[in-house]
Context: one part of a larger RNA
RNA sequence: AACGAACGCUGGCGGCAGGCUUAACACAUGCAAGUCGAACGAACCUUCGGGUUAGUGGCGGACGGGUGAGUAACGCGUGGGGAUCUACCCAGUGGUACGGGACAACCCAUGGAAACGGCCGCUAAUACCUUAUACGCCCCAAGGGGGAAAGAUUUAUCGCCGUUGGAUGGGCCCGCGUCCGAUUAGCUUGUUGGUGAGGUAACGGCUCACCAAGGCUCCGAUCGGUAGCUGGUCUGAGAGGAUGAUCAGCCACACUGGGACUGAGACACGGCCCAGACUCCUACGGGAGGCAGCAGUGGGGAAUAUUGGACAAUGGGGGCAACCCUGAUCCAGCCAUGCCGCGUGAUUGAAGAAGGCCUUAGGGUUGUAAAGCCCUUUCAGCGGGGAAGAUGAUGACGGUACCCGGAGAAGAAGCCCCGGCUAAGUCCGUGCCAGCAGCCGCGGUAAUACGGAGGGGGCUAGCGUUGUUC
Numbered sequence: 001a002a003c004g005a006a007c008g009c010u011g012g013c014g015g016c017a018g019g020c021u022u023a024a025c026a027c028a029u030g031c032a033a034g035u036c037g038a039a040c041g042a043a044c045c046u047u048c049g050g051g052u053u054a055g056u057g058g059c060g061g062a063c064g065g066g067u068g069a070g071u072a073a074c075g076c077g078u079g080g081g082g083a084u085c086u087a088c089c090c091a092g093u094g095g096u097a098c099g100g101g102a103c104a105a106c107c108c109a110u111g112g113a114a115a116c117g118g119c120c121g122c123u124a125a126u127a128c129c130u131u132a133u134a135c136g137c138c139c140c141a142a143g144g145g146g147g148a149a150a151g152a153u154u155u156a157u158c159g160c161c162g163u164u165g166g167a168u169g170g171g172c173c174c175g176c177g178u179c180c181g182a183u184u185a186g187c188u189u190g191u192u193g194g195u196g197a198g199g200u201a202a203c204g205g206c207u208c209a210c211c212a213a214g215g216c217u218c219c220g221a222u223c224g225g226u227a228g229c230u231g232g233u234c235u236g237a238g239a240g241g242a243u244g245a246u247c248a249g250c251c252a253c254a255c256u257g258g259g260a261c262u263g264a265g266a267c268a269c270g271g272c273c274c275a276g277a278c279u280c281c282u283a284c285g286g287g288a289g290g291c292a293g294c295a296g297u298g299g300g301g302a303a304u305a306u307u308g309g310a311c312a313a314u315g316g317g318g319g320c321a322a323c324c325c326u327g328a329u330c331c332a333g334c335c336a337u338g339c340c341g342c343g344u345g346a347u348u349g350a351a352g353a354a355g356g357c358c359u360u361a362g363g364g365u366u367g368u369a370a371a372g373c374c375c376u377u378u379c380a381g382c383g384g385g386g387a388a389g390a391u392g393a394u395g396a397c398g399g400u401a402c403c404c405g406g407a408g409a410a411g412a413a414g415c416c417c418c419g420g421c422u423a424a425g426u427c428c429g430u431g432c433c434a435g436c437a438g439c440c441g442c443g444g445u446a447a448u449a450c451g452g453a454g455g456g457g458g459c460u461a462g463c464g465u466u467g468u469u470c
Stems, first nucleotide, its partner, number of pairs: 001469003005466005012342006018335002020300001025298003029295003034059003039056002042053004066253003075178007084170002089166008097131001099129002106121001110117002137146003151158003179225003186216003191213008228250004232243004255276005278289004306332001308331003314328001315326004345375001348372001355366004379411001382405004389397001414459005419440003426453004435442002
């Protein structure tokens, strides 16, 4: 000097920021991802205009939000590379033909305590399937072979399919950099390389068969410990050291371990399956759950906030749209946690009042300090008006910011220190006691060092202490 700080004493106002560093401990409750009836059948309501919706179907749920457990690694940073994918979006080009069979919902009965089912039958589609066609596309390349589509509302749009390019976003590879320990010296068998095959969007021991015996290492392999990385932040003249809260980029994780499905994209926080621990329900047969989302609870801890408002703005998802959803976000609440600003009055006022303290008893000091006279009204409080933020409408914040008026010095000062370092000394009490202390050291009868007083010094809505870094 600094801090995501804590503790003690104290505490007036505002602006801006910040706020579980510990148990990646366990979680009651509510909310945090839906939307589309202009894809479809059906049911209900109807003012016959239309509306509502469980289901099928589409898009989204891979974003946004949280956390830092793991990870010493191509994880991150930086600079390159080529064998790759990319829904929605943009541009170009070509097409959108003929048919078919189902399954929910529904109906009929029916099982189960529940969660949830199983049976018979009916039905629609932008759901599913065959066939046709194929400029360009894919395979092999002489020629041949393969592969598509969906309509809707309404008269103009929104779509659908193939393909090319772009944009955006990813996957992969490499050079260099990236903590401590040698009281860790050898490590490795898919290991290192080759051939062939499989697999992937894609290169590759990624996987497999066979063949060879390689590969790494004192320029520190392997092992152990610790740790998310970076832009940055703190400190410092710099070099450096320390650090990685808030904000931003990347990574990893989602009760613990494993697995795949769907999909353009996940091996998926609020999806699925299996195993485990834990909690809950049960009619004991069987089921349900996952706050490291926002609030909130218990626990741990020196310690860290409201079970708030709104989608008004910005942005995101869906929708032609109206609009719906959005604990992202924008705001408000709590906390002197920090930074910054302001106030607690100003002028005058010597009988240097009283009181206190000291005293050599004369006086000194508190001290222009107070009182008194005169003045002002910031901030807070009261009354009135009242925004911008919103390109046409729409304002949570908010009767907020701000403006005007009126009242009255009125409501607003503490904390630490005074032996030296170090700025500021006297008296009383105590008597190696009680105590102080960062270091040196004070205290055993005159203590500037303990406790009190009055005086002084420092900082000030803070001041000290403790902890940590430079």

Small-subunit ribosomal RNA, 5' domain from an uncultured prokaryote, 470 nucleotides, folded computationally. The full RNA is in RNAcentral, with records from ENA. It matches the Rfam family "Bacterial small subunit ribosomal RNA". Its family is annotated with structural constituent of ribosome and ribosome in the Gene Ontology. The prediction has a mean pLDDT of 88.